Molecule: FMN riboswitch aptamer (RFN element)
RNA sequence: AUAUUCCUUCGGGGUUGGGUGCAAGUCCCAAUCGGUGGUAUAGCCCACGAGUCCUACAGGACACGAUUUGGUGAUCCGCCUGCCAAACUACCUGCAAGCCGCAGGCAAUGGCUGGUAGAAAUUCCAAAGCCGACCGUAUAGUCGGGAUGAAAGAAGGAAAUG
Numbered sequence: 001a002u003a004u005u006c007c008u009u010c011g012g013g014g015u016u017g018g019g020u021g022c023a024a025g026u027c028c029c030a031a032u033c034g035g036u037g038g039u040a041u042a043g044c045c046c047a048c049g050a051g052u053c054c055u056a057c058a059g060g061a062c063a064c065g066a067u068u069u070g071g072u073g074a075u076c077c078g079c080c081u082g083c084c085a086a087a088c089u090a091c092c093u094g095c096a097a098g099c100c101g102c103a104g105g106c107a108a109u110g111g112c113u114g115g116u117a118g119a120a121a122u123u124c125c126a127a128a129g130c131c132g133a134c135c136g137u138a139u140a141g142u143c144g145g146g147a148u149g150a151a152a153g154a155a156g157g158a159a160a161u162g
Base pairs, nucleotide, nucleotide: 001161002160004159005158006157007156008155009154010153017029018028019027031142032141033132034131035048036047037046038045043130044129051062052061053060054059067128068127069126070125071124075119076118078116079115080114082112083111084110085109091105092104093103094102095101134145135144136143
């Protein structure tokens, strides 16, 4: 350092106030919340996970939501100016010379400061919106339940290999 194997730990937030009603954290008005990886920092861009069923336990099938407008410009790239560095051969200038040469210039190219055109965040800024599995119950993202569960994955350690 990582083809690989193993172990450990971690790994989801949220109903405050009012209305109607016999009854609602479920309806209505307002409130409030946002898993994981990627990408310019993302609930609504791409992908993954959570549910149900099947299974030869590798996996497969089904189910599975939501964004626009304006602005900025990390970064990328073209051109211009200036500065720095600069190869082989050739060429130019000077020096040296019996021969080989020596110094400088020119200069492909590279780097950097500044200027400028373009591209560039559905993630940033501003504004206005929208979405949310299954079972239960007065119709639920927020209550109770499967779940003191599982997982996308994250961090650390060990082995092995190089």